This is a predicted structure of a 72-nucleotide RNA (transfer RNA) from a Candidatus Uhrbacteria bacterium. It matches the Rfam family "tRNA". By type it is a transfer RNA.

RNA sequence: CGCGGGGUGGAGAAGUGGCAUCUCGCAGGGCCCAUAACCCUGAGGUCGCAGGUUCGAAUCCUGCCCCCGCAA
Repeated sequence: CGCGGGGUGGAGAAGUGGCAUCUCGCAGGGCCCAUAACCCUGAGGUCGCAGGUUCGAAUCCUGCCCCCGCAA
């Protein structure tokens, strides 16, 4: 250099063109004598980066960066 898979809140994952969601974690509150469990609420993402297509892109196309694997 070639081929394939992947990059989405702090962690893990879903989302194949139309409001970015789930679990855990975190913060506050409720319950309790207290803690855990349980219940309620909230913060936290410009979806790896830059362009293109489209009325509309996490999603499709192009280039680049990073991670894993295959081949040489």